[in-house]
RNA sequence: GCGGACUUAGCGCAGUUGGUAGCGCGUAGGUCUCAUAAUCCUCAGGUCGUGAGCUCGAUCCUCACAGUCCGCA
Numbered sequence: 001g002c003g004g005a006c007u008u009a010g011c012g013c014a015g016u017u018g019g020u021a022g023c024g025c026g027u028a029g030g031u032c033u034c035a036u037a038a039u040c041c042u043c044a045g046g047u048c049g050u051g052a053g054c055u056c057g058a059u060c061c062u063c064a065c066a067g068u069c070c071g072c073a
Base pairs, nucleotide, nucleotide: 001072002071003070004069005068006067007066010025011024012023013022019056028042029041030040049065050064051063052062053061
């Protein structure tokens, strides 16, 4: 330099022929216990990497850029 994959909650990841964004772990509170842990219950936490385009509507489609990883040279 060229090509490809990925970027979604604190961490690991789902998701969608375009129509209110979810799971596990973790945090916080509760339950239980003499107490702690475990169990069980509940809540909070997201401009879906950034910007633009198409669209009535974009996490999803298109383009550019940024970052991480892989391959080729």

RNAcentral holds the sequence, with entries from Rfam.
Transfer RNA from Polarella glacialis, 73 nucleotides, folded computationally.
Model confidence (mean pLDDT): 83 of 100.
Rfam family: tRNA. By type it is a transfer RNA.
Lineage of the source: Eukaryota > Sar > Dinophyceae > Suessiaceae > Polarella.